Background
Transfer RNA from Caerostris darwini, 71 nucleotides, folded computationally. It matches the Rfam family "tRNA". Its family is annotated with triplet codon-amino acid adaptor activity in the Gene Ontology. The source organism's lineage runs through Eukaryota, Panarthropoda, Chelicerata, Araneomorphae and Caerostris.

RNA sequence: GCCCUCGUGGCUAAUGGAUAAGGCAUCGGUCUCCUAAACCGGGAUUGCGGGUUCGAAUCCCGCCGAGGGUA
Numbered sequence: 001g002c003c004c005u006c007g008u009g010g011c012u013a014a015u016g017g018a019u020a021a022g023g024c025a026u027c028g029g030u031c032u033c034c035u036a037a038a039c040c041g042g043g044a045u046u047g048c049g050g051g052u053u054c055g056a057a058u059c060c061c062g063c064c065g066a067g068g069g070u071a
Base pairs, nucleotide, nucleotide: 001070002069003068004067005066006065007064010024011023012022026042027041028040029039030038047063048062049061050060051059
């Protein structure tokens, strides 16, 4: 250089084009004399930019980053 895969909250991780699950952590609350546990609740322009579409995390293009292959 070329080819392939991946990028989703602080960490991890689902999501057949139609409201972005779950776990851990964190913050608030209930409970408790206090703490822990338990239970309830809050927090995301799905890496960035553009395109397609009535509608994009999802499809297409470019860029950035990570991993792998090849000489």